[in-house]
RNA sequence: AUGGGUGAGGCCGACUGGUCGAGGCAGCGGUCUCCAAAACCGCCGACAGGGAGUUCGAUUCUCCCCACCCAUG
Numbered sequence: 001a002u003g004g005g006u007g008a009g010g011c012c013g014a015c016u017g018g019u020c021g022a023g024g025c026a027g028c029g030g031u032c033u034c035c036a037a038a039a040c041c042g043c044c045g046a047c048a049g050g051g052a053g054u055u056c057g058a059u060u061c062u063c064c065c066c067a068c069c070c071a072u073g
Stems, first nucleotide, its partner, number of pairs: 001072007010025003018056001027043005049065005
């Protein structure tokens, strides 16, 4: 430089155009316990890298940019 891929809560990670986006871990509260752990119950937290476009409607499609990863030279 060129080609390809990825980009969501503190972390991991489904959803692939139409309930404001699941689940897990962590965190917080509670039950239990002599205490703690484990287990169980409940709660909190993202509108999806930034911008533009298409559409009645986008996290989901298109374009540009940014970051990271891979390949080629």